[in-house]
The RNA shown here (SAM riboswitch aptamer (S box leader)) has 111 nucleotides and comes from Arthrobacter crystallopoietes BAB-32. Its Rfam family is "SAM riboswitch aptamer (S box leader)". About the family: The SAM riboswitch is found upstream of a number of genes which code for proteins involved in methionine or cysteine biosynthesis in Gram-positive bacteria. The same sequence occurs in records of 2 taxa. The coordinates come from a structure-prediction model, not an experiment, and the mean pLDDT is 82.
RNA sequence: UAGCCAUCCAGAGCGGCCGAGAGAUCUGGCUCGUCGACGCCGCAGCAACCAUCCACUGGCUCCCUUCAGGGAGACGGAACGGAACGGUGCUAAUGCCAGAACCGAUGGAGA
Repeated sequence: UAGCCAUCCAGAGCGGCCGAGAGAUCUGGCUCGUCGACGCCGCAGCAACCAUCCACUGGCUCCCUUCAGGGAGACGGAACGGAACGGUGCUAAUGCCAGAACCGAUGGAGA
């Protein structure tokens, strides 16, 4: 960078700096903002995508056997489950709402 998969009505804010717009784009609304928004930095928090643990489960190998079964090992899968050290993400309003556009954001596996 392009394509693929999943998610986007739940949840979570304080301080410092900055100084006029901000809520991705366009149109129309609505909202936030000099009582300092947006952004940046720090700390805190939320969630649980990846990673991690496991109830449970799959076949494989080996052992015991009264032939019904029992045991051990490594490996794989794994919940509406646990945990939250690690990699991300997020912390006004449903991705603020409606319409439009091979729209966007975040995570994951690969190229």